[in-house]
Formats: sequence, structure tokens, C1' cells
RNA sequence: AGAAGUAGAGGUUGCGUGAAGCAAGAGUAGCCUGCCGGAUGUUCCAGAGACAGUAGAUGGCAGAGGAAAGGGCCGAACGCCGAAGGCGGAUGCAGUCUGGCUGUAUCUGUCUGGGCACAGGGUUAAGAACUCUGUGACUGUCAUCCGGGACCGGGUGGAGUGCUUGUGG
Repeated sequence: AGAAGUAGAGGUUGCGUGAAGCAAGAGUAGCCUGCCGGAUGUUCCAGAGACAGUAGAUGGCAGAGGAAAGGGCCGAACGCCGAAGGCGGAUGCAGUCUGGCUGUAUCUGUCUGGGCACAGGGUUAAGAACUCUGUGACUGUCAUCCGGGACCGGGUGGAGUGCUUGUGG
């Protein structure tokens, strides 16, 4: 020096899962009653199928009564430092069937050091959160240059298959 490995650092606003609790959804929807009205309606979309419907559909008004899911806030505890996340592809499962679409799991290719703010887009019941792109300063790390002795400070730049430590010749 190379391969393979050990132990670690970035932050207490690092990443992920997440008990308990909370807000919102919402006085909303389904169901029931009365009135109006008169032929369609039911699933994320299309087609098909099945079912309901003149013994009154969708819808509207009023009364009574009254939820839930997805998503969110906070966070015990736990696992960690490509932690993890995004995008694409393949396969399986779910939404009645087919196709699409969506969700989810596994594999795979690629991108991102990290968090934050702003702008635009996506997403959501709404907001928030989340996510994509760009910009900005901050921060950790290494390389390089400058100032001085270590260390520190400043400029420029790179990326986590990185960096430090140690084994090892």
C1' cells in the first nucleotide's frame, strides 16, 4: 500500500420503528321517519358481471340520532450511522372479474454526507406533515492553498463504496 475486518464520529432539531395520549375528520357519512320528485343507482376509472329500484332509484328539504378509515401532533421504549429516503423496473398479495390506477411486501438499478429556510410542483377533507426540483447560508468530513509552531482561522473543491481508529505487510 491492497483485500477483508474491529471500534467509532457528524446531531440532543442525526435516521427509522413506535406503546400510551391528543386534535381534526364531524355534528360529516351510513341507518331511521316525513315531505318533494319521478328512473336510475352501487366500487378509484373504463368495460363486464352481480345486486337494489315505480312496493319509488340518484337527488333535494326537514327531524331524530350519530360513527369510522387513511392522513396528522406528541412521544415511552427499541434498533441504528446508507442510518434511511426518493425515482425506475420485475414479481407476489389486496381493492367482485379484466385492464389501468393505488396500496403493500421482496428483489434489483440509480440518486442523496446531514439538518434547516425560501420559491415552485405533487399530495391531503382541510391545514399541517410528507415528498420532488432549485436556491441560500449553516454543519460534519477529507483534499488543496494561504496565515502563523502543534492546534486554530480563512479561501476553493469533492462525496458516505466516504472519514477516523485499530488488526494486518
RNAcentral holds the sequence, with entries from MGnify. This is a predicted structure of a 169-nucleotide RNA (Lysine riboswitch aptamer) from a mouse gut metagenome. The coordinates come from a structure-prediction model, not an experiment, and the mean pLDDT is 76. Its Rfam family is "Lysine riboswitch aptamer". Rfam's curators write: Riboswitches are metabolite binding domains within certain messenger RNAs that serve as precision sensors for their corresponding targets. The family has 47 seed sequences and 3,224 matches in Rfam 15.1.